[in-house]
Background: A computed fold for a 561-nucleotide part of an RNA from a Candidatus Gottesmanbacteria bacterium, annotated as large-subunit ribosomal RNA, domain I. The coordinates come from a structure-prediction model, not an experiment, and the mean pLDDT is 80. NCBI's taxonomy places the organism under Bacteria, Bacteria candidate phyla, Candidatus Gottesmaniibacteriota.
Context: one part of a larger RNA
RNA sequence: AGUUGAUAAUGGAUGCCCUGGGUAUUCAUGCCGAGGAAGGACGCAUAUGACAGCGAUAUUCGUCGGGGAGGAGUCAUAAUCCUGUGAUCCGGCGGUUUCCGAAUGGGGAAACCCGUCUAGCGAAGAGCUAGUCAAUGUGCGACAAAGGCAGUCGAAAGAUUGAGAUAGUCGUAUGUAGGAUACCGGGCGAACUGAAACAUCUCAGUAGCCUGAGGAAUAGAAAUCAAGUACGAGAUUCCGUCAGUAGCGGCGAGCGAAAGCGGAGGAGUCUAAACCACAACGCAAGUUGUGGGGUUGUAGGGCUUUUAAUGUAGGAUGUAGCAAAUGAUAGUAGAAUACCGUGGAAUAGGAAACCAAAGAACGUGAAAGUCGUGUAUAUUAAAUUAUUUGCUCCCUUAUAAAGUUCCUAAGUACCAUGGACCACGAAGGGUCUGUGGGAAUCUGGGUCAACCACGAUCCAAGACUAAAUACAUGAAUGCACCGAUAGUGAACAAGUACCAUGAGGGAAAGGUGAAAAGCACCCCGGAAGGGGAAUGAAAUAGUACCUGAAAUUAUCAACUA
Numbered sequence: 001a002g003u004u005g006a007u008a009a010u011g012g013a014u015g016c017c018c019u020g021g022g023u024a025u026u027c028a029u030g031c032c033g034a035g036g037a038a039g040g041a042c043g044c045a046u047a048u049g050a051c052a053g054c055g056a057u058a059u060u061c062g063u064c065g066g067g068g069a070g071g072a073g074u075c076a077u078a079a080u081c082c083u084g085u086g087a088u089c090c091g092g093c094g095g096u097u098u099c100c101g102a103a104u105g106g107g108g109a110a111a112c113c114c115g116u117c118u119a120g121c122g123a124a125g126a127g128c129u130a131g132u133c134a135a136u137g138u139g140c141g142a143c144a145a146a147g148g149c150a151g152u153c154g155a156a157a158g159a160u161u162g163a164g165a166u167a168g169u170c171g172u173a174u175g176u177a178g179g180a181u182a183c184c185g186g187g188c189g190a191a192c193u194g195a196a197a198c199a200u201c202u203c204a205g206u207a208g209c210c211u212g213a214g215g216a217a218u219a220g221a222a223a224u225c226a227a228g229u230a231c232g233a234g235a236u237u238c239c240g241u242c243a244g245u246a247g248c249g250g251c252g253a254g255c256g257a258a259a260g261c262g263g264a265g266g267a268g269u270c271u272a273a274a275c276c277a278c279a280a281c282g283c284a285a286g287u288u289g290u291g292g293g294g295u296u297g298u299a300g301g302g303c304u305u306u307u308a309a310u311g312u313a314g315g316a317u318g319u320a321g322c323a324a325a326u327g328a329u330a331g332u333a334g335a336a337u338a339c340c341g342u343g344g345a346a347u348a349g350g351a352a353a354c355c356a357a358a359g360a361a362c363g364u365g366a367a368a369g370u371c372g373u374g375u376a377u378a379u380u381a382a383a384u385u386a387u388u389u390g391c392u393c394c395c396u397u398a399u400a401a402a403g404u405u406c407c408u409a410a411g412u413a414c415c416a417u418g419g420a421c422c423a424c425g426a427a428g429g430g431u432c433u434g435u436g437g438g439a440a441u442c443u444g445g446g447u448c449a450a451c452c453a454c455g456a457u458c459c460a461a462g463a464c465u466a467a468a469u470a471c472a473u474g475a476a477u478g479c480a481c482c483g484a485u486a487g488u489g490a491a492c493a494a495g496u497a498c499c500a501u502g503a504g505g506g507a508a509a510g511g512u513g514a515a516a517a518g519c520a521c522c523c524c525g526g527a528a529g530g531g532g533a534a535u536g537a538a539a540u541a542g543u544a545c546c547u548g549a550a551a552u553u554a555u556c557a558a559c560u561a
Base pairs, nucleotide, nucleotide: 001560002559003558004557005556006555007554008553009552015546016511017510020482021481022479023478024477025476026475027474028473029472030471031179032178039100040099041098042055043054044053046078047077049075050074051073052059061094062093063092064091065090066089070082071081072080105114106113107112115133117131118130119129120128121127135176136175137174138173139172140171141170142169143168149162150161151160152159153158183214184212185211186210187209188208194201198250224233225232237264238263239262240261241260247255248254268464269463270462271409275292276291277290278289279288280287281286297442299408300407301406302404303403304402305401306400313396314395315394318393320392321391322390323389324388325387326386327385328384329383331379332378333377337352339350340349353370354369355359361373362372363371414437415436416435417434418433419432420431421430422429444459445458446457447456448455498505499504518545521532522531523530524529
């Protein structure tokens, strides 16, 4: 020096564990904000660092309920208090709620500085207290300019007067703003990538940005589909299928339907116009407003003339009240075991009982139906609130025939051309649209994948509409999901510490014991630490704490050139 072994040290793998995560299903709920939000800063306790809670009424206040013996949140104690005159605690409804923040009296380097006016206190113009004062839309009211119009004067320039108006100003009422951002509507809109290069194409109308709304949003009651020689369907949305089909495609890569069928869910309505009445304006023609009327495709409606009924049906589209039921936000009752020995401890073992609409689960000094919390089951609300149902009120609604030809959404349909969207990249069809052209009025018009004919089908150019659907949060339940390098980044003072000018990036870190019983006292030492003693079942469980692998280190022993 090496190898091997033993005993220790270091180290923290492994095993065991779970107040943490992941995920799915079901149910419930779903916007907050000038009445100042979301999010923060700073404070508030006897002592107070962090978290949580709260706001100068500050670890809380009132009230109405629940509850019934302890309590003053946790880490985490000490002291001092509160509490059967019912505390702490749980729930409903209220109160207070500094400063910043849309932040809104002005300013500003957020959590700060400086004001106006009114009222009160005050000797006061000091100071204090309570209020007030941003911008902007709309309605109403008040005042009201220039210009234009009219009159007068003037040669003209112009001056002046008047009526009416608007801009504007002021007052008042009522909105807006900002946030959340997962879902939804709209607008703008990539690239990497794929095509084994790349340009059309793809990625993808994705990501991202902007904007708007709601608890859902969008869509939605056919100018829809279908069928092709005459079958039919009947708003929208979502799921399954149709189908990787028909198609599209440098016919490359790739993209990729629909009808139909099976389900979920189901619901339909209102205007414009013709015509009538009234009102306002206007010389008039007429226009506008309000009310009635009317709303469709087998065409319907209006008007005129006849005719029927005296009630029927409906209301999500409707607001309020009352009542009931079922829920939500605290709760309540809730069966049944004792003994023997082992052990530190009995829930294990032994030998016997009992309950069960309860043998789910968790905890308790080892493994508990009968110890505790609970569980099955039954039951409950002063207050607030959800849904459903009923009633009241309220609203809507009805015949048929003939004649007449008055109406039935215009820079619209349609055409040309350019573009976008439809699975469809221009060969063609549909929808939307820029530019140019530009109809008809029921003897009308659109569609049926170029186009024409027949036939079929529907009625554009106005509007509303629940549910089935999406997502988030909460609760309950589950898991051939993880178990501390895993599972969330985060089981711990985690979006913390720390890094960065900033946007932003972003950790590590769990386990004594049943109970701190956390080692009184003695000895060595400056201390750290150790030796006794004590606690404990155990201290090689001593807070560097369960188990305690390996690398590595030390000591001792053996062997070896």